[in-house]
RNA sequence: UAUCGUAUCGGCGAUGAAGUCCGCCAGAAACGCCCCUGUCGGCUGAUGACUUCUACCCAUGA
Numbered sequence: 001u002a003u004c005g006u007a008u009c010g011g012c013g014a015u016g017a018a019g020u021c022c023g024c025c026a027g028a029a030a031c032g033c034c035c036c037u038g039u040c041g042g043c044u045g046a047u048g049a050c051u052u053c054u055a056c057c058c059a060u061g062a
Base pairs, nucleotide, nucleotide: 010025011024012023013022016053017052018051019050020049021048032043033042034041
């Protein structure tokens, strides 16, 4: 210096927050999909999963 393993503290899972569970990472894990040579453009979702809140969208009633 590189690689591997273990441990601790942590971090991450396409748009915010909290709890629980699951998975992943060790400077990585992660950074959605479609069309187009490119540019321009189009579409879905606040979850990894469940529950709750907030924001957004649609419909109905008062």
Molecule: Fluoride riboswitch aptamer (crcB RNA motif)
Organism: Methanoregula sp.